[in-house]
RNA sequence: GAUUUAUAAAGAAGAGGGGAGAGAGCAGGCUCCGUGAACCUCUAGCAACCGUCAGUAAAAUUGAAAUGGUGCUAACUCCUGCCCAGUUUUGGGAACUAUAAAUU
Numbered sequence: 001g002a003u004u005u006a007u008a009a010a011g012a013a014g015a016g017g018g019g020a021g022a023g024a025g026c027a028g029g030c031u032c033c034g035u036g037a038a039c040c041u042c043u044a045g046c047a048a049c050c051g052u053c054a055g056u057a058a059a060a061u062u063g064a065a066a067u068g069g070u071g072c073u074a075a076c077u078c079c080u081g082c083c084c085a086g087u088u089u090u091g092g093g094a095a096c097u098a099u100a101a102a103u104u
Stems, first nucleotide, its partner, number of pairs: 001104008013043005021032003026081004044073003049069002052064004082093004
């Protein structure tokens, strides 16, 4: 990098460096940003995928804790785009993306 599976309307901040952008890709919107963006570092926090412990004959699965491996800490994955239904409104699904695990 690829494939598969699961989850994605919840939750969670400060400081230092940096110096103009950012919100995954493209597009249309709409937001954030010199009262300091992206990015890097430290500390803190959130969460519970793997791992740990307990229950279950085993598996599936349920619960507990949060030392370990990730991850995350503006706005529903910020909204929309494609399909179906509906027609002020909207709802469902897909696709894409993100995270984890396994395989390769």